This is a predicted complex of two RNAs, RNase P RNA and transfer RNA, with 468 nucleotides together. The prediction has a mean pLDDT of 79. It holds a member of the Rfam family "Bacterial RNase P class A". Rfam classes the family as a ribozyme.
RNA sequence: AGAGCCGGCCAGGCAGUCGCUCGCAGGGUUCUGCAGUAAAACGCAGGAACGUGCGGGAGGAAAGUCCGGGCUCCAGAGGACAGGACGCCAGGUAACGCCUGGGGGAUGCGAGUCCACGGAAAGUGCAACAGAGAGCAGACCGCCCAAGUCGACGGUGAAAACCGCCGACCGGCAAGGGUGAAACGGUGCGGUAAGAGCGCACCGCGCACAUGGCAACAUCGUGCGGCAUGGCAAACCCCGUCCGGAGCAAGACCAAAUAGGGAUUCCAUGACGUGGUCCGCGUCGAAUCCGGGUAGGUCGCUGGAAGGUGGUGGUGACACCACUUCAAGAGGAAUGGCUGCCUCCUGGCCCGUGCCAGAAGACAGAACCCGGCUUAUCGGCCGGCUCUUCGC
RNA sequence: GCCGGAGUAGCUCAGUCGGUAGAGCAACUGAUUCGUAAUCAGUAGGUCGGAGGUUCGAUUCCUCUCUCCGGCACCA
Numbered sequence: 001a002g003a004g005c006c007g008g009c010c011a012g013g014c015a016g017u018c019g020c021u022c023g024c025a026g027g028g029u030u031c032u033g034c035a036g037u038a039a040a041a042c043g044c045a046g047g048a049a050c051g052u053g054c055g056g057g058a059g060g061a062a063a064g065u066c067c068g069g070g071c072u073c074c075a076g077a078g079g080a081c082a083g084g085a086c087g088c089c090a091g092g093u094a095a096c097g098c099c100u101g102g103g104g105g106a107u108g109c110g111a112g113u114c115c116a117c118g119g120a121a122a123g124u125g126c127a128a129c130a131g132a133g134a135g136c137a138g139a140c141c142g143c144c145c146a147a148g149u150c151g152a153c154g155g156u157g158a159a160a161a162c163c164g165c166c167g168a169c170c171g172g173c174a175a176g177g178g179u180g181a182a183a184c185g186g187u188g189c190g191g192u193a194a195g196a197g198c199g200c201a202c203c204g205c206g207c208a209c210a211u212g213g214c215a216a217c218a219u220c221g222u223g224c225g226g227c228a229u230g231g232c233a234a235a236c237c238c239c240g241u242c243c244g245g246a247g248c249a250a251g252a253c254c255a256a257a258u259a260g261g262g263a264u265u266c267c268a269u270g271a272c273g274u275g276g277u278c279c280g281c282g283u284c285g286a287a288u289c290c291g292g293g294u295a296g297g298u299c300g301c302u303g304g305a306a307g308g309u310g311g312u313g314g315u316g317a318c319a320c321c322a323c324u325u326c327a328a329g330a331g332g333a334a335u336g337g338c339u340g341c342c343u344c345c346u347g348g349c350c351c352g353u354g355c356c357a358g359a360a361g362a363c364a365g366a367a368c369c370c371g372g373c374u375u376a377u378c379g380g381c382c383g384g385c386u387c388u389u390c391g392c
Numbered sequence: 393g394c395c396g397g398a399g400u401a402g403c404u405c406a407g408u409c410g411g412u413a414g415a416g417c418a419a420c421u422g423a424u425u426c427g428u429a430a431u432c433a434g435u436a437g438g439u440c441g442g443a444g445g446u447u448c449g450a451u452u453c454c455u456c457u458c459u460c461c462g463g464c465a466c467c468a
Base pairs, nucleotide, nucleotide: 001388002387003386004385005384006383007382008381009380010379012342013341014340015339016338017337018336020057021056022055023054024053025052027050029048030047031046032045033044034043059363063374064373066372067371068370069369070368071247072246073245074244078279079278080277081276083243084242085241086240087239088102089101090100091099092098103117104115105114106113107112118238119237123236124235125232126231140177141176142173143172144171148169149168150167151166153164154163155162156161185203186202187201188200189199190198204227205225206224207223208222209221210219211218212217251299252298253297254296261290262289263288264287265286266285270284271283272282273281292467293466294465306325307324308323309322310321311320312319313318343360345358346357347356348355349354393464394463395462396461397460398459399458402417403416404415405414411448419435420434421433422432423431441457442456443455444454445453
């Protein structure tokens, strides 16, 4: 210098001006109540709309709603079954399917990245087409005629028969070819009629022990086994761990209004209580449909497993301690528009570098709140590391 | 906001324990008819919404994503 990997951060800034929303303060107007009066004004308390001042006002994903919790209601949800989720080991956490560290596997020269990574010797099942054979497999081409039977020829013999050789049948084999995604370890030597873990050596695999490690697991360790135990569990399943259901339109209170009407079903071995089923528990008439009414207000509603800084412990996720900060709470739903300058980017002229034009750029908008994951994303900054080339 | 469902031929839909995806209507060609319709015979047409994964092999199993559709409050 080039190429690349990992982690963290930002998501234009300032000023002016016009608006939106929430909170607080005070102001006038108006309404209600109390007090007061002959009746009022003044006074006190509360509400409503209006305008004034001050202060706050979207995100790293607010998203998808995919997991896990808080909170609320249903028995402060209990037992069994069914069902679902997860799955190497250890730790973190309120919890998790998340995170951290480690192991194993895959990949890359490397920094690194990726992995639904329990069990296929519990059982059941699947494998189209091709192929001889697809699961305690099989013989198409091929290799071999050692044993057996038959036949031709030659030799010996009187003949039966025997020997040699050739061919066929019956057989032997699984080394090689071929099919397939997948064909029952690999290489070499011996062995054989030809062959084959048939035997041996090495490698691979499995089991047991030893050693190291909390463990997963590892080992140029020791012994045993000729190899049994091919693949699929994101097929059923088995093993282990976890899980009750619903969701802020949860739920609580106030106010208003209506025809507390009709039909159907089941009725106490019953119905309902948002349960998948049964038991249990609670209530006693309930459910569904038609018809009717209100669709207003308050709380829940934002101070929390919260953020920041520093310290301590830990490899780390994280935990603890001290100090400090308070940062939207709307309800058809606010958080915006315009102008100027700076900064940055793009294009053109030009190349001293300035001028002109465009433009603020992407993904995207809180809706009860947190912890994660995933997906979308213009441009830029910082830190650590790897490879290649060149120079010293 | 919360909960649930569906994407397969031009349209409406089938397709189960994974093995070359079908039906009806529509379209096209031929026959029939003087001609059209109906009828008969035949033909073509599919990224199975998209991407990735598991598997030898995915419409089917798993994950992510896009589009569309439906339901919801309170009172008697």